About this RNA
The RNA shown here (c-di-GMP-I-GGC riboswitch aptamer) has 76 nucleotides and comes from a Pseudomonadota bacterium. Its Rfam family is "c-di-GMP-I-GGC riboswitch aptamer". Gene Ontology term of the family: cyclic-di-GMP binding. Model confidence (mean pLDDT): 90 of 100. It was read from a public genome assembly, where an Rfam model found it.
[in-house]
RNA sequence: ACCGACAAAGGCAAACCCGUCGUGAGGCGGGGACGCAAAGCCACGGGACUCCAGGGAGUUAGCCGGGUUGCCGAAA
Repeated sequence: ACCGACAAAGGCAAACCCGUCGUGAGGCGGGGACGCAAAGCCACGGGACUCCAGGGAGUUAGCCGGGUUGCCGAAA
């Protein structure tokens, strides 16, 4: 460097419920854990989704790729 243990120390938190913001997809806070080695961060490409008569405007980083930062250290 790559890789990822029935390792250690820590971390995050799906569904669902409550509150709140948003027309909505959804966001945020609390509870809660299905999972996660980047489930940290970034809408750059694709996908999915929402709003709109349309042009278009959005959401999703827990769909995939990409970029970027980072804890630990068995085996190969």